Source information:
Model confidence (mean pLDDT): 83 of 100. A computed fold for a 120-nucleotide RNA from an Alphaproteobacteria bacterium, annotated as SAM riboswitch aptamer (S box leader). The source organism's lineage runs through Bacteria, Pseudomonadati, Pseudomonadota and Alphaproteobacteria. It was read from a public genome assembly, where an Rfam model found it.

RNA sequence: UACUCAUUAAGACCAGUGGAGGGAUAGGCCCUUUGAAGCUGGAGCAACCCCGAAAUGCCUUGUGUGUUUUGGAAAGGUGCUAAGUCCUACGGCGGUUUUAUAACCAAUGGCAAAUGAGGG
Numbered sequence: 001u002a003c004u005c006a007u008u009a010a011g012a013c014c015a016g017u018g019g020a021g022g023g024a025u026a027g028g029c030c031c032u033u034u035g036a037a038g039c040u041g042g043a044g045c046a047a048c049c050c051c052g053a054a055a056u057g058c059c060u061u062g063u064g065u066g067u068u069u070u071g072g073a074a075a076g077g078u079g080c081u082a083a084g085u086c087c088u089a090c091g092g093c094g095g096u097u098u099u100a101u102a103a104c105c106a107a108u109g110g111c112a113a114a115u116g117a118g119g120g
Stems, first nucleotide, its partner, number of pairs: 001120001003118006013042005021031003025089004043081003048077002050072009059062001085112001090109002094105004
């Protein structure tokens, strides 16, 4: 870092340092000198990997491996701790207004992004 798969309406903050930005991009809307980002320490959340149990499939019959359900957070690897991924972005469908273009609204599919597990 191309690519593949899964998830994204829940949850969880203090201190020190720092000193003006931050929320991926654009627009919007927010957060922020009642102290932004970054860095350090501690705490917490969650359950992707992980650690168990049960059922079941497979063949290589092993303390093997896949799937489903369920439990855990003790050990270890990540992640996360304002706002739904803060909202929208592209598409068709439906609705409202309009002679029409078009505008707006709602649900929905996708794109993009983030995180994890694979992976050359």